This is a predicted structure of a 502-nucleotide part of an RNA (small-subunit ribosomal RNA, 5' domain) from Rhodococcus erythropolis. The RNAcentral record of the full RNA draws on ENA and SILVA. The prediction has a mean pLDDT of 80.
Context: one part of a larger RNA
RNA sequence: GGGGAGCAGCUGGGCGGCGUGCUUACACAUGCAAGUCGAGCGGUAAGGCCUUUCGGGGUACACGAGCGGCGAACGGGUGAGUAACACGUGGGUGAUCUGCCCUGCACUUCGGGAUAAGCCUGGGAAACUGGGUCUAAUACCGGAUAUGACCUCAGGUUGCAUGACUUGGGGUGGAAAGAUUUAUCGGUGCAGGAUGGGCCCGCGGCCUAUCAGCUUGUUGGUGGGGUAAUGGCCUACCAAGGCGACGACGGGUAGCCGACCUGAGAGGGUGACCGGCCACACUGGGACUGAGACACGGCCCAGACUCCUACGGGAGGCAGCAGUGGGGAAUAUUGCACAAUGGGCGAAAGCCUGAUGCAGCGACGCCGCGUGAGGGAUGACGGCCUUCGGGUUGUAAACCUCUUUCAGCAGGGACGAAGCGCAAGUGACGGUACCUGCAGAAGAAGCACCGGCUAACUACGUGCCAGCAGCCGCGGUAAUACGUAGGGUGCAAGCGUUGUCC
Repeated sequence: GGGGAGCAGCUGGGCGGCGUGCUUACACAUGCAAGUCGAGCGGUAAGGCCUUUCGGGGUACACGAGCGGCGAACGGGUGAGUAACACGUGGGUGAUCUGCCCUGCACUUCGGGAUAAGCCUGGGAAACUGGGUCUAAUACCGGAUAUGACCUCAGGUUGCAUGACUUGGGGUGGAAAGAUUUAUCGGUGCAGGAUGGGCCCGCGGCCUAUCAGCUUGUUGGUGGGGUAAUGGCCUACCAAGGCGACGACGGGUAGCCGACCUGAGAGGGUGACCGGCCACACUGGGACUGAGACACGGCCCAGACUCCUACGGGAGGCAGCAGUGGGGAAUAUUGCACAAUGGGCGAAAGCCUGAUGCAGCGACGCCGCGUGAGGGAUGACGGCCUUCGGGUUGUAAACCUCUUUCAGCAGGGACGAAGCGCAAGUGACGGUACCUGCAGAAGAAGCACCGGCUAACUACGUGCCAGCAGCCGCGGUAAUACGUAGGGUGCAAGCGUUGUCC
């Protein structure tokens, strides 16, 4: 240089499909993003109906707030940190846990005391909070029973080891809950499964020696603690070890992978979208609850920042979806719907779901289509060139005959619906896709280049000026290299340029 990839800029722009779209882990107004169950419970704030002496009462459907259960640890975001068992791959767990789900066996017994809501009454500007009194439960507590569990004693079988299985005796502390209405849903214990984790190990994947020595819980042991569990994980004591040119320690950079780009391959580069894993959730620390968190939309403490305040005190966390400001070369709508798929709760109906399905915006990318087709020479006019004869633009146009994709208008109009519901019915997308008809060539072409590399040449202007340029190099009066025009070449709804990678 050429080809490809992924971004941004410039220019121009007809349609459709599929994808895809913040750089500052900067700060965030507003709305929404996690609820649900009345078939767990006491109840009745609101709505409907009936009634009323207008205070209220009754009733069914339901249900605000509350107690309780499950969920909120999923789903969604981001890549800051991390060079590490974080990730990938292959193993181990004889050192382990696992809610909901499935299978098997057994059980579901007798009691008790509270408390929220409610009512009464205080404090506070608010956030919120105190006292008294009353009440319920699948909330809480106690007792009974229980295979099994744990401790201990004596034995048997077996394994590569710490062990595993098993028999008998003694001891220890242990369960449960009901509901709706006649069949279900539950509850408890134990064992197994499934699923999902935890922990450990071998190997693998960046730069730097202008980092050569590093280390005191450090390396190992014993006792103890802690955990679901091994372990210096923690602690007391003892020993003095452990790592290192096969690069320790330090510094820099970085989420890792499946994959993606390129390349004939080997390799090199990247880690956007999609999928798996990890880490994080204003910054730092901590635990609580729970099967599971050290917990994005939970709690506590400290800090920075913002907001409210009656100055006493309080509230907040978009790296969820939209959106705003700022930054930047640069990246979208404060949209629709739960119809489908999936998730949570529920017996179900159903409710919730910015997951998701769709729509909107952007040629950002890829793909497809169109901007007409055939005929048409007096080779018209005009333009440009000219040796003034003509040549060229050029079948190009006009004109004739057709066609109507796409866009436009009109009529019809889905699949996705399985399901759910007694039935009627039930689609966000969407009156969309698609089908039919109608009119008329009608509404739709640009960009770069033309000295060689490299396809494509003349005229005029300029005169080492103005300018071009990727390299070689052009320009100083006839420049195929600058600028304009005509013509040509290459791509084409794109085209060229710049930076990055192969």